This is a predicted structure of a 350-nucleotide part of an RNA (small-subunit ribosomal RNA, central domain) from an uncultured prokaryote. The prediction has a mean pLDDT of 90. It matches the Rfam family "Bacterial small subunit ribosomal RNA". Gene Ontology terms of the family: structural constituent of ribosome and ribosome.

Context: one part of a larger RNA
RNA sequence: CUGGGCGUAAAGCGCGCGUAGGUGGUGAAGUCAGUCAGAUGUGAAAGCCCUGGGCUCAACCUGGGAACUGCAUCUGAUACUGCUUGACUAGAGUAUGGUAGAGGGGUGUGGAAUUUCCUGUGUAGCGGUGAAAUGCGUAGAUAUAGGAAGGAACACCAGUGGCGAAGGCGACACCCUGGACCAAUACUGACACUGAGGUGCGAAAGCGUGGGGAGCAAACAGGAUUAGAUACCCUGGUAGUCCACGCCGUAAACGAUGAGAACUAGCCGUUGGGGGCCUUUGUGCCUUUAGUGGCGCAGUUAACGCGUUAAGUUCUCCGCCUGGGGAGUACGACCGCAAGGUUAAAACUC
Numbered sequence: 001c002u003g004g005g006c007g008u009a010a011a012g013c014g015c016g017c018g019u020a021g022g023u024g025g026u027g028a029a030g031u032c033a034g035u036c037a038g039a040u041g042u043g044a045a046a047g048c049c050c051u052g053g054g055c056u057c058a059a060c061c062u063g064g065g066a067a068c069u070g071c072a073u074c075u076g077a078u079a080c081u082g083c084u085u086g087a088c089u090a091g092a093g094u095a096u097g098g099u100a101g102a103g104g105g106g107u108g109u110g111g112a113a114u115u116u117c118c119u120g121u122g123u124a125g126c127g128g129u130g131a132a133a134u135g136c137g138u139a140g141a142u143a144u145a146g147g148a149a150g151g152a153a154c155a156c157c158a159g160u161g162g163c164g165a166a167g168g169c170g171a172c173a174c175c176c177u178g179g180a181c182c183a184a185u186a187c188u189g190a191c192a193c194u195g196a197g198g199u200g201c202g203a204a205a206g207c208g209u210g211g212g213g214a215g216c217a218a219a220c221a222g223g224a225u226u227a228g229a230u231a232c233c234c235u236g237g238u239a240g241u242c243c244a245c246g247c248c249g250u251a252a253a254c255g256a257u258g259a260g261a262a263c264u265a266g267c268c269g270u271u272g273g274g275g276g277c278c279u280u281u282g283u284g285c286c287u288u289u290a291g292u293g294g295c296g297c298a299g300u301u302a303a304c305g306c307g308u309u310a311a312g313u314u315c316u317c318c319g320c321c322u323g324g325g326g327a328g329u330a331c332g333a334c335c336g337c338a339a340g341g342u343u344a345a346a347a348c349u350c
């Protein structure tokens, strides 16, 4: 010396499932492959190192030793790792009984509101702005009452509340369906963790085919503003937004924090379970468990902060980073209908 890192400085794949591989609980027996010890053989000479000798010294030459950290074989050791056998239950899972939930898919239903249409009442304005104008209105608008149509979204409840791996999910009813949590037993007996490739899911926008189209609204048109105004403001308005099927595969896909496991002060909320207490059976108290928040000790951090939901202390596995620009670009390859995506340089320059 045997690298340091990844919340914000470069760096955690958007998220699952899972192949190979890596890693792996408790006790016993066997084996002795890894591991350790000893022995034998070999490890050419020269050189290096140590110690003598010879050229007057040195370089140089020369004798001896050591070293050659290796390999093979043999003999042992058996704690640990591996392998084999049989066993265990603390990891993991299954069964039984409950609980909460915007978890997912499908079908149907509902009310408020916007818009349009019809009818009545009614008359000169309405609308819009900083102020206006474009626009709408005597062919009767706006307002108001009744009726009809159609599409989209579901006020209040609503909450650092809930559910989901993530994206995400919010009216009501029914059908189908995934997961989680709790309690007590029983069962299986390490069946586990991670996961290169692979495969599936994946907001919005966008694309293809066919529907639908109320409101909103890129593009576009007009009115304003302005020196100009390809904008901000206003009046309109098409794709799109919605549905079905098929693509796309990206986001500040964020907790900017990979997954799993163990350990390490507490205090205060809140959600779902379980247990207990009685001096108020209450809007109560205590306790336990799984989430979700706020503080905070030790520790940690460059600081900010994090702090049992760690960014603390450790272990296993994967991904990624290595000065700025060039550049997430070129070329090639793969994927895509396209838009483009994924993989991914160099010259040059500071």
Base pairs, nucleotide, nucleotide: 003322004321005320006319007304008303012318014201015200016199017198021194022193023192025088026087028085029084030083031082033081034080035077036076037075038074039073040072041071042070049065050064051063052062053061054060091191092188093187094186095185096183097182098181099180103177104176105175106174107173108172109171110154115149116148117147118146119145120144121143125136126135162169163168206247207246208245209244210243211242215241216240220236221235222234223233258317259316260315261314262313263312266295267294268293269292270291271290272289273288274287275286276285277284278282299306300305323350324349325348332343333342334341335340